[in-house]
Context: one part of a larger RNA
RNA sequence: AGGAGACUUGAGAGGGUCUAUCUCUAGUACGAGAGGACCGAGAUAGCCGGACCUAUGGUGUACCAGUUGUCCCGCCAGGGGCAUCGCUGGGUAGCUAAGUUCGGUAUGGAUAAGAGCUGAAGGCAUCUAAGCACGAAGCCAGCCUCAAGACUAGGUCUCCACAUUAGGCUCCUCCGAGACUAGGAGGUUGAUAGGCCACAGGUGUACGCACAGCAAUGUGCUUAGCCGAGUGGUACUAAUAGGCCGAAUGCUUGUGUGG
Numbered sequence: 001a002g003g004a005g006a007c008u009u010g011a012g013a014g015g016g017u018c019u020a021u022c023u024c025u026a027g028u029a030c031g032a033g034a035g036g037a038c039c040g041a042g043a044u045a046g047c048c049g050g051a052c053c054u055a056u057g058g059u060g061u062a063c064c065a066g067u068u069g070u071c072c073c074g075c076c077a078g079g080g081g082c083a084u085c086g087c088u089g090g091g092u093a094g095c096u097a098a099g100u101u102c103g104g105u106a107u108g109g110a111u112a113a114g115a116g117c118u119g120a121a122g123g124c125a126u127c128u129a130a131g132c133a134c135g136a137a138g139c140c141a142g143c144c145u146c147a148a149g150a151c152u153a154g155g156u157c158u159c160c161a162c163a164u165u166a167g168g169c170u171c172c173u174c175c176g177a178g179a180c181u182a183g184g185a186g187g188u189u190g191a192u193a194g195g196c197c198a199c200a201g202g203u204g205u206a207c208g209c210a211c212a213g214c215a216a217u218g219u220g221c222u223u224a225g226c227c228g229a230g231u232g233g234u235a236c237u238a239a240u241a242g243g244c245c246g247a248a249u250g251c252u253u254g255u256g257u258g259g
Stems, first nucleotide, its partner, number of pairs: 002160007012146004018046007030035001047104006056097004063090005068083006107141003114134001116132002167245004171187005192238003195234005201227003208221005
């Protein structure tokens, strides 16, 4: 030490503890002058560390556009494959630093060297022998993290009663979680993922047609068309149906009976 679901205590362990410069106090105390403070108050920076992605950037190989060579879709047009993602210009989410933000604090206790009070042994003296009170970036707390395998296995609340409950697992949809496991969000009493809708955001004005031009090309429809991860919504699709596990013995004391 029954079986569960939550929430916890903190024995113990780990991390951190940093430094410089400048300003004020004050050109004061001190000092003939030259020079130049303690104590105390503030600002900035470096270094180290944690978290994060709003902004600045990087990346962003299933986003968008431009473009070269070649092959293919019969040809044109429009596309597709390959060439480091073919190359080039951008770029959402995520990840990230060079970026943003926060921290490395005060204080208390016991001390080291040291410096004291009272004070004998030893009529004096003496910080010490009895006694008292100080003293460090160091020690113990304080701050942060983990933590009951802390086998002394702790605590609180709630639930469960005899063949399966309470609950959990399997299975399935997934993820800010993840090597696998584990953890977390869900499983129709449902927004978990996909799809769809809207928006944000990216790219930068599609195809086609018309017009202008011999043409390359330009203009209009058109701040278009397309769009991975983002935000909100919506049961259209898939989370169906099921299966499994899952808890009372021992000891002590008292009483009764018997020996």
Annotation
Large-subunit ribosomal RNA, domain VI from a Candidatus Bipolaricaulota bacterium, 259 nucleotides, folded computationally. NCBI's taxonomy places the organism under Bacteria, Bacteria candidate phyla, Candidatus Bipolaricaulota. Its Rfam family is "Bacterial large subunit ribosomal RNA". Its family is annotated with structural constituent of ribosome and ribosome in the Gene Ontology.